[in-house]
Context: one part of a larger RNA
RNA sequence: GCCAGUGACUUAAUCUGUACGGCUGGUUAAGCAACUUUAGUUGCGGAGCCAAAGCGAAAGCGAGUCUGAAUAGGGCGUUUAUAGUCGCACGGAUUAGACCCGAAGCCGGGUGAGCUAUCCAUGGUCAGAGUGAAGCUCUGGUAAAAUCGGAGUGGAGGCUCGAACCCUUUAGCGUUGCAAAGCUAUGGGAUGAACUGUGGAUAGGGGUGAUAUGCCAAACGAACCCGGAAAUAGCUGGUUCUCCCCGAAAUGUAUUGAGGUACAGCCCCAGAUGUUUACUAAUGGAGGUAAGGCUCUGGAUGAAUUAGGGGGAUAGUAUCCUACCAACUUCAACCAAACCAUGAAUGCCAUUAGUCCAAGUCUGGGAGUGAGACUGUGGGGGAUAAGCUCCAUGGUCGAGAGGGAAACAGCCCAGACCAUCAGCUAAGGUCCCAAAGAACGAGCUAAGUGUGAAAGGAAGUAAUACCGCCCAGACAGCCAGGAGGUUGGCUCAGAAGCAGCCACCCUUUAAAGAGUGCGUAAUAGCUCACUGGUUGAGUGGUGUUGCGCCGACAAUUCAACGGGGCUCAAGCUCGUCACCGAAGCUAUGGCUUUCUGAUUCGUCAGGAAGGGUAGGGGAGCGUUCCCGCGCCAGGAAGCUAUUCCGUGAGGAAUGGUGGAGCGACGGGAAGUGAGAAUGCUGGC
Numbered sequence: 001g002c003c004a005g006u007g008a009c010u011u012a013a014u015c016u017g018u019a020c021g022g023c024u025g026g027u028u029a030a031g032c033a034a035c036u037u038u039a040g041u042u043g044c045g046g047a048g049c050c051a052a053a054g055c056g057a058a059a060g061c062g063a064g065u066c067u068g069a070a071u072a073g074g075g076c077g078u079u080u081a082u083a084g085u086c087g088c089a090c091g092g093a094u095u096a097g098a099c100c101c102g103a104a105g106c107c108g109g110g111u112g113a114g115c116u117a118u119c120c121a122u123g124g125u126c127a128g129a130g131u132g133a134a135g136c137u138c139u140g141g142u143a144a145a146a147u148c149g150g151a152g153u154g155g156a157g158g159c160u161c162g163a164a165c166c167c168u169u170u171a172g173c174g175u176u177g178c179a180a181a182g183c184u185a186u187g188g189g190a191u192g193a194a195c196u197g198u199g200g201a202u203a204g205g206g207g208u209g210a211u212a213u214g215c216c217a218a219a220c221g222a223a224c225c226c227g228g229a230a231a232u233a234g235c236u237g238g239u240u241c242u243c244c245c246c247g248a249a250a251u252g253u254a255u256u257g258a259g260g261u262a263c264a265g266c267c268c269c270a271g272a273u274g275u276u277u278a279c280u281a282a283u284g285g286a287g288g289u290a291a292g293g294c295u296c297u298g299g300a301u302g303a304a305u306u307a308g309g310g311g312g313a314u315a316g317u318a319u320c321c322u323a324c325c326a327a328c329u330u331c332a333a334c335c336a337a338a339c340c341a342u343g344a345a346u347g348c349c350a351u352u353a354g355u356c357c358a359a360g361u362c363u364g365g366g367a368g369u370g371a372g373a374c375u376g377u378g379g380g381g382g383a384u385a386a387g388c389u390c391c392a393u394g395g396u397c398g399a400g401a402g403g404g405a406a407a408c409a410g411c412c413c414a415g416a417c418c419a420u421c422a423g424c425u426a427a428g429g430u431c432c433c434a435a436a437g438a439a440c441g442a443g444c445u446a447a448g449u450g451u452g453a454a455a456g457g458a459a460g461u462a463a464u465a466c467c468g469c470c471c472a473g474a475c476a477g478c479c480a481g482g483a484g485g486u487u488g489g490c491u492c493a494g495a496a497g498c499a500g501c502c503a504c505c506c507u508u509u510a511a512a513g514a515g516u517g518c519g520u521a522a523u524a525g526c527u528c529a530c531u532g533g534u535u536g537a538g539u540g541g542u543g544u545u546g547c548g549c550c551g552a553c554a555a556u557u558c559a560a561c562g563g564g565g566c567u568c569a570a571g572c573u574c575g576u577c578a579c580c581g582a583a584g585c586u587a588u589g590g591c592u593u594u595c596u597g598a599u600u601c602g603u604c605a606g607g608a609a610g611g612g613u614a615g616g617g618g619a620g621c622g623u624u625c626c627c628g629c630g631c632c633a634g635g636a637a638g639c640u641a642u643u644c645c646g647u648g649a650g651g652a653a654u655g656g657u658g659g660a661g662c663g664a665c666g667g668g669a670a671g672u673g674a675g676a677a678u679g680c681u682g683g684c
Stems, first nucleotide, its partner, number of pairs: 001684006011096008020087004025050003031044005054061002064076004099238002102235001106228006117202009126192001128161003131157001135153006165189003170185004204220001206216003213222001241620006251264005265369002267366007276359001278355008291342001292340002297336003301332004308325002310322004372397010402413003417590004422586003428580003431564003437577001439576006450566001456550002460547010477534005483507003488502003513528001517526002591610008621673001623670006629663003638657008
């Protein structure tokens, strides 16, 4: 891992509700008696319980009572709708282990020091080598000595080197190992606080500890075993047959509350009510949002007028000036969630009417939910960031399949009862992959734009508006001129059109600037403006709009249309007609539910409905056992093959095998259905 078996809402008491049944007040409990096969049946038993009257804390009073001074008001009752009680089944609650499995832990009583920690008693072990303390002897030394020197002897030491022995520093191997701590090499101690045998002592709220929270029998911040014990688990996992109907929530308030719970909201069932609901229309309301506005509250700009201030003049507190600042006021243009002399649309409330089988409300019973997600819109927070976060209001997902968006819970279309080799459509599409138009008409785009992006940039191209010049010849090109005063004045080393400053005149002219650019040290030179000629019809500018261009840089070739590929398109814009396209709609047949009306109660006709998680309700199938009743050697169960019936759980028939039990129907009772629980047991 697979297979088989096993594995989870039970039982009792009390309360409450629903269905059904008995009685009309209901009902017996323990116990007793008879019958009888363990086990029950029948009868007796009225103790007790519930109901029949309530109110009050109570005394108590009583269809009333309590409060109160009250014959007041109010509370709870009586009355009008007036029924209970016992049993059985089921739903729910409470108390019990209470659907099942699961802690770490807490407490009690015991068992452990054959491992290990420390201690006690008694034994054992330590090759060899080195060093050479004290003491002693001899000797030197000295006047004599010395805590003086030398030699010898001697053999001390938590001394040195190094086996046994004890330990385990470093590295490698080993890591389903040789081994639940080892092996190899290397290393530390090795007469000592040494190592070690045997016997003994200390025990868990404890012991022991040269303290590491170490050790106390391979897992010790409190051992192990058994018990309290099915501890508790607001937590995780699991919870077994079928079909039918309805169908949520992820919100509010509170919470030692935040992944729990209570109440409310939303769902289901039963009963009651009977249009109250919803939508549309009309009418009548409340309100201060969007927008608008500037009276108010604040903000904020310009102008005018003018206090005040600053600066200046002045001997001066007088007076005057002011290209400075500036209140109030006036004019003009503005801003605001916490501004309003204005003010919608929606939404909300109410009345009336209409439409419509579609809900609404109340009472009782049962829930689940109380982690939401994205998207559109209106906002707060954030950075007018986030697949961000918090509200409001719709939608979808959640609990929703189908078609489209290449793929893609939350986007677009559309809500799947079943069947059909029928039809029509939605979104989206119609060259090929790939169902349907290489459709039609008119334009645009040249960028493969389409098929990713901004500020900004550009004689792209198309359309449109306006303004110039132009056959008295424009625009572009070509030919020619482009002069004189003058090198204007100043400045400057120089400044001559052309470093800079000032001025920018006059003349000759068809025209020519005291000069547009290049250039020189300064001149020179080239060129432009301007003019003539040549040529002969358009040319220049400023806006607006459509589609394009640049801006454009990422890591495995293409990789930013799904691909191929596409250019009067297979791109974009406008218009038109077809077609394809879904579980939508229709057609045909069938099943179920519900409403209405009939009914010979068998059903029939018509209308509507049937996605679904948590969850509620309804109807069934099957298993084991029991009672009644039956089947079976003329072959039970089981196994197996085929066929048939039922929407399904399932059921039946026949053949084979098998060889002794089994079952329809009507009832009853449950150890009643397996795929999951890192389930349990077994097998492979």
Molecule: large-subunit ribosomal RNA, domain II
Organism: Chloroflexota bacterium